[in-house]
Predicted 3D model of a 101-nucleotide RNA (c-di-GMP-I riboswitch aptamer) from a Rhodospirillales bacterium.
The sequence was found by an Rfam model in a public genome assembly.
Its mean pLDDT, the model's own confidence on a scale to 100, is 79.

RNA sequence: UCGCCGCUAGGGCAAACCCACUGAAAAGCGGGGACGCAAAGCCACCGGUCUAAGGGCCGCCCUCGGGGUUCUCGAGGGCCUAGGAUAGCGGGGCUGCCGGA
Numbered sequence: 001u002c003g004c005c006g007c008u009a010g011g012g013c014a015a016a017c018c019c020a021c022u023g024a025a026a027a028g029c030g031g032g033g034a035c036g037c038a039a040a041g042c043c044a045c046c047g048g049u050c051u052a053a054g055g056g057c058c059g060c061c062c063u064c065g066g067g068g069u070u071c072u073c074g075a076g077g078g079c080c081u082a083g084g085a086u087a088g089c090g091g092g093g094c095u096g097c098c099g100g101a
Stems, first nucleotide, its partner, number of pairs: 004100003012037002017032003021028002035088001041094003045091003048086003054081004062076006
């Protein structure tokens, strides 16, 4: 120095699960805990996945209530939706420790 390697040593991170907190939720954060990780360090730009508070729809379906009479309003339910989440789903971008070479 490196768009190479991770056998050894030193050190690093920490899934599930449990507890506390935040959040509508997905999830996040702190403590415990280790399944794993050579970028499991950082960034939601692209694709995927998760959630749906808010917003939209209810022309089709269900429940309840008010007004009213062949209609209308509201609540719940249902469907859609990311501007939310995931960097430990993949791609991409940025940075980088130790040892080897």